[in-house]
RNA sequence: AUUAUUUAGAGUUUGAUCCUGGCUCAGGACGAACGCUGGCGGUGCGCCUAAUGCAUGCAAGUCGAACGAGCGACCCGGGCUUGCCCGGUUAGCUAGUGGCAGACGGCUGAGUAACACGUAAGUAAUUUGCCCCGAAGAGGGGGAUAAUCCAGAGAAAUCUGGCCUAAUACCCCGUACCUUUCUUUCCGGCCUGCCGGAUUGAAAGAAAGGCUCCGGCGCUUUGGGAGAAGCUUGCGGCUUAUCAGGUAGUUGGUGGGGUAAUGGCCUACCAAGCCUAAGACGAGUAACCGGUGUGAGAGCACGAUCGGUCAGAGGGGGACUGAGACACGGCCCCCACUCCUACGGGAGGCAGCAGCAGGGAAUCUUGCGCAAUGGGCGAAAGCCUGACGCAGCGACACCGCGUGGAGGAUGAAGGUCCUAGGAUUGUAAACUCCUUUUAUCAGGGAAGAGAAAGGACGGUACCUGAUGAAUAAGGUUCGGCUAACUACGUGCCAGCAGCCGCGGUAAUACGUAGGAACCGAGCGUUGUCCGGAUUUACUGGGCGUAAAGAGCGCGUAGGUGGUUUGUUAAGUCUCAUGUGUAAUCUCCCGGCUCAACUGGGAGGGGUCAUGGGAUACUGGCAGGCUUGAGGGUAGCAGAGGAAAGCGGAAUUCCCGGAGUAGUGGUGAAAUGCGUAGAUACCGGGAGGAACACCAGAGGCGAAGGCGGCUUUCUGGGCUAUUCCUGACACUGAGGCGCGAAAGCGUGGGGAGCGAACCGGAUUAGAUACCCGGGUAGUCCACGCCGUAAACGAUGGAUACUAGACAUUGGGGGUAUAGACCCCUCCAGUGUCGAAGCUAACGCGAUAAGUAUCCCGCCUGGGGAGUACGGCCGCAAGGCUAAAACUCAAAGGAAUUGACGGGGACCCGCACAAGCAGCGGAGCGUGUGGUUUAAUUCGAUGCAAAGCGAAGAACCUUACCCAGACUUGACAUGUUUCUGUAAGCCCCCGAAACGGGGCCCUCCUUCGGGACGGAUUCACAGAUGUUGCAUGGCUGUCGUCAGCUCGUGUCGUGAGAUGUUGGGUUAAGUCCCGCAACGAGCGCAACCCCUGUCGUUAGUUACUAUGUCUAGCGAGACUGCCCUCACUGAGGAGAGGAAGGUGGGGACGACGUCAAGUCGUCAUGGCUCUUACGUCUGGGGCUACACACACGCUACAAUGGCCGGAAACAAUGGGCUGCCACAGCGCGAGCUGGAGCGAAUCCUCAAAGCCGGUCUCAGUUGGAAUUGCAGGCUGCAACUCGCCUGCAUGAACGUGGAGUUGCUAGUAACCGUAGGUCAGCACACUACGGUGAAUACGUUCUCGGGUCUUGUACACACCGCCCGUCAAGUCAUGGAAGUCGGUAACACUUGAAGUCGUUGGGCCAACCCUUUGGGAGGCAGGCGCCGAGAGUGGGACCGGUGACUGGGACUAAGUCGUAACAAGGUAGCUGUAGCGGAAGCUGCGGCUGGAUCACCUCCUUU
Repeated sequence: AUUAUUUAGAGUUUGAUCCUGGCUCAGGACGAACGCUGGCGGUGCGCCUAAUGCAUGCAAGUCGAACGAGCGACCCGGGCUUGCCCGGUUAGCUAGUGGCAGACGGCUGAGUAACACGUAAGUAAUUUGCCCCGAAGAGGGGGAUAAUCCAGAGAAAUCUGGCCUAAUACCCCGUACCUUUCUUUCCGGCCUGCCGGAUUGAAAGAAAGGCUCCGGCGCUUUGGGAGAAGCUUGCGGCUUAUCAGGUAGUUGGUGGGGUAAUGGCCUACCAAGCCUAAGACGAGUAACCGGUGUGAGAGCACGAUCGGUCAGAGGGGGACUGAGACACGGCCCCCACUCCUACGGGAGGCAGCAGCAGGGAAUCUUGCGCAAUGGGCGAAAGCCUGACGCAGCGACACCGCGUGGAGGAUGAAGGUCCUAGGAUUGUAAACUCCUUUUAUCAGGGAAGAGAAAGGACGGUACCUGAUGAAUAAGGUUCGGCUAACUACGUGCCAGCAGCCGCGGUAAUACGUAGGAACCGAGCGUUGUCCGGAUUUACUGGGCGUAAAGAGCGCGUAGGUGGUUUGUUAAGUCUCAUGUGUAAUCUCCCGGCUCAACUGGGAGGGGUCAUGGGAUACUGGCAGGCUUGAGGGUAGCAGAGGAAAGCGGAAUUCCCGGAGUAGUGGUGAAAUGCGUAGAUACCGGGAGGAACACCAGAGGCGAAGGCGGCUUUCUGGGCUAUUCCUGACACUGAGGCGCGAAAGCGUGGGGAGCGAACCGGAUUAGAUACCCGGGUAGUCCACGCCGUAAACGAUGGAUACUAGACAUUGGGGGUAUAGACCCCUCCAGUGUCGAAGCUAACGCGAUAAGUAUCCCGCCUGGGGAGUACGGCCGCAAGGCUAAAACUCAAAGGAAUUGACGGGGACCCGCACAAGCAGCGGAGCGUGUGGUUUAAUUCGAUGCAAAGCGAAGAACCUUACCCAGACUUGACAUGUUUCUGUAAGCCCCCGAAACGGGGCCCUCCUUCGGGACGGAUUCACAGAUGUUGCAUGGCUGUCGUCAGCUCGUGUCGUGAGAUGUUGGGUUAAGUCCCGCAACGAGCGCAACCCCUGUCGUUAGUUACUAUGUCUAGCGAGACUGCCCUCACUGAGGAGAGGAAGGUGGGGACGACGUCAAGUCGUCAUGGCUCUUACGUCUGGGGCUACACACACGCUACAAUGGCCGGAAACAAUGGGCUGCCACAGCGCGAGCUGGAGCGAAUCCUCAAAGCCGGUCUCAGUUGGAAUUGCAGGCUGCAACUCGCCUGCAUGAACGUGGAGUUGCUAGUAACCGUAGGUCAGCACACUACGGUGAAUACGUUCUCGGGUCUUGUACACACCGCCCGUCAAGUCAUGGAAGUCGGUAACACUUGAAGUCGUUGGGCCAACCCUUUGGGAGGCAGGCGCCGAGAGUGGGACCGGUGACUGGGACUAAGUCGUAACAAGGUAGCUGUAGCGGAAGCUGCGGCUGGAUCACCUCCUUU
């Protein structure tokens, strides 16, 4: 510069996020198969499995112009017996001799990992029939033999003997331009043995003069060519190291043999080599390539059809012939199989074309033709050709066409859905007009054939005409990925599913239907390959924590390598030539109507070969340099290593003294020790192990690791100097060495500690934690082992890239009397931190930054660091290291919550301090349980249980029994008939119900209406079910102080910030600070009651004021003083009725509990419909061995009882009502009855006060229970009401563990009222009266809030989760054995056959000859080799195997609770021991541990 081309993601781990990482999907392709469906044509393709076995037919013949003979036909001639024989000519046919072809074509892919294939070369180491070009030639002889004929054997196949005969069959001699061999001399060449040419001499070697149509065709020798073939070489392309050593003809040489030719190709001898980590040898798999599929490409996978090569022909071996074979349709032998047989013996090979059987998911016609193309033979005509050309079958693939086109709304009918209106199917159909591709029928009719004739395809393609919308549409899908939605059925069933997942009564996910979407003569499914997958990463990945750095070093091969000069040109770059067959692919042009298909041209395609050129870089060679590296010299620090010796403190033991009852140990105890004298104290001694303080984030070492002191030996490092060498370097597969603790062997030693073990505790148990003992071991010497959280979870080396601080060792400078401080340079050790990197956490000159070099390692989780094999080890075990099977995750970092037997702070009648209780008794009420015909239902920790129920005798009532009704007790509409409602009375009956009578009432335009009754159909009805389908309402956390949003900012993101921090508050209340600034729902306030005052009005009250009632207003705000950050707040006080939200109430954020309620009500779905509905009577909800909850009354003297002073309230209710006063009654109450629709009446409080009595008792306390007599309400008090009087007079003497309420007008005590209600209140809701005690304080219990921390939890600790055992299923390892396969080895035997040898039997040619024979040849024999077979012991692989080992999976099995929080003993780890199991303990290590001080004990959901 030109040309061409070009990269897509999604689902799934989580409460959510980012990352890592696997699984899955969307695309394309196919020699395909299967399911449903199926109109036509063109072009291709069609046993991928059993290289399994094959019936039948065909697939290789041809030449009479090589030869003899035979046959028969026409014609001629002859003989004559007249229908036969003989001869001849011509055309033809045939078995045989002979020639050529059967080595091509066709089929298949078993074997083969190899010069088999591909590519590029070589052959000077070779061959070549037919064909082409050239040179030369063909002279003379000879003996046989098949056919035929004769004879014979045999079932057959076939064979034997004898008499003839021909040739282009065979043999000999001669000749030799020429060829070959040897020899002499020389030239050239890309010089192995040589090749080419010339040259001298010698030897050897030919032929068919046949056939002929007379043109030729053949034959012999020879040179060259073309095409074909052999051999050799470089390079290239599979898996496995759990195959590491292989090899005796093996490697080479010499002689010989053999071949067309090289060569251990073969043989004899000699030598001991040769191959291999760049993978030999072995095992497995496999024909190779052009190409095909996919892919952006690089690649990956494949090797059907077509083309090239190779290999094979039932399995194995062998040669013959030939130019060529060790030969698919030839021969010989062995084996297996099949067939024929007269049993003696024979025949056969479809991996040729059809076809059959078998196998299999699966792959075609026993077709036509040699017309074309090609092949064999022939001089030719021609013959042969299942090669080939065609047809048939198959939607197997690709391509093309069609199944109609236009109009057509009443948006028909039908279907489906529906909110009942409508929507949709849908211009779709019907209907009208039109067309005829295709189909059918009829007519014409090719090219394909290069002079004539000759066409299987084929009456085909094509053309013309006619008829007529006529002959022609299905498949899959519709939850997301992924285009497309509803109804019904089903109810974790049936089923779906590629992944996630769907289905347990409202399924867009199953099945059906309607509709829709996508493809379309196909559509889906299955299988395989590539892609997506950057998920093996060359292009193009990683290794601190996700999988992944070897425990550490030394070092071999290898890889990589400072600076400079010259040279070379291997790598590298460039140009040219050759080759890379054709087809395929891409582009252009053309032919079939288009396309598929096909013709022509160009391009592309290489780790290729050869030649020319360039020299920057890398490499090679040669020479320099000094900065890398090493050395020298002078110093320095150090728990670096090894050995020997020495020291003191402490523990234990022994001895002695002195001394007495305990000691020791723990949460508390006990075992243990001790009156036989312990512990404690003093003195003396023994022995072993470890070295306090110094000590440090310190030092040294490669790592492991190293700590008293001294001596000896010894390794490494640092600083200064810049003296020497001159790249000597870095890394390092294999290899070698070192390597904590535990453990092993032998021998010592043994104080303390201490696995195992034994006791004691704890506990449900305790094979543990705690305590008392205690053996191995810990120590030493020597030898093994070779592993650790051997960690910085971070390989080594080099260079570069801001700083700050600390510290160790050394040097320099300044300063100083000197030292320190200070500045600076090197080497270490640490902390923070810019840029940068990272998924984040974090790293950050000691990199996890920026780069280079080398090594090691990773590729989803589990199975498993396991099995098998190998190596090492005394053993324990270590190193190396899979698969089946199974899951859709496993994982990292960070976020928000929740939780912790984590931490910090704060609050609450939470505790503490108090008061009064409950829990014990009796009774009441409720609940559970039990009972019952029924004891209706619901509520069940807090937050059910004097709850729904503000009041069950009937009713209520929902339950039970019995009796009744069926359009219904109740609502609306409707059909038909009818005329009335209501009330009263009588009969049956338990009542409902039924029957009868009395009374008779509305409006009217007379049609009817209103209101009833009967009847019909729709429907009513349900306290039936689901509160886990719902609305509404409510409880609870909790009147706790929280819960959020907008914008901004930070973070990849989930999210964070705000809302955290310092103070303060009752409060996220307020202030300050702050990347936040604001806002909302909550808090507070606004509302109501109450406390003070002012003012207005006022019924009641006898009345003014006042009190009071109802309004309006004032007042309180930390305003004043003091203190602290001077902001907000706090503290004390003054004033004030009230002081710091004055007291009380209503008011309940976002949300949690699938909390409660379908039985208040409403409501979806489901269920019942002469009943699960409705009515009636009676019963039950009231039961009663028992348990619980909430209350009442008490147990007495702060009391009971009696009397008195009519002591002193507030709220509230009242006409079907409250009821004064009076009378009666002991009383409940009754009678009569005033007042009051109410500040007027009902309306009187009780405790208290005064006085009396009782005298500590089961009482004059206490009242239960029971009896009798009454009262009230009510149809009705038996089951089952309340009250009164008299009598009776129980338990109970202050209540165990435990537990409740309350912080001031509160608790406690005292009464009053109301609602419900005919009646029934110890309950509930209100009201006032009297009126306390205590709070040091926040350690603990409970609940809550904020911050922080850990987490394997997120259904959120009522979480998660581990292991044994038991059950089922599956795959797998071991195993006495057993069965089979593969490749070798040793020995024995040994077919055919080549070669060698022998050849007494046999033999025509040519030569010699003494004519006998010899030479030569053949049969036969023998030998080497040899397929196969047999025997034997091993190797490898596979199947099976009693039993056995672990593993995986499986809604609800057993035992424990190991891990996750400090997981309740921190966890993990290597090793060792022990134990039902998780596990525990010892020794050493790690942080990937919380917290910074109070006993053990528990799990699960």
Overview:
A computed fold for a 1501-nucleotide RNA from SAR202 cluster bacterium AD-802-K11_MRT_200m, annotated as small-subunit ribosomal RNA.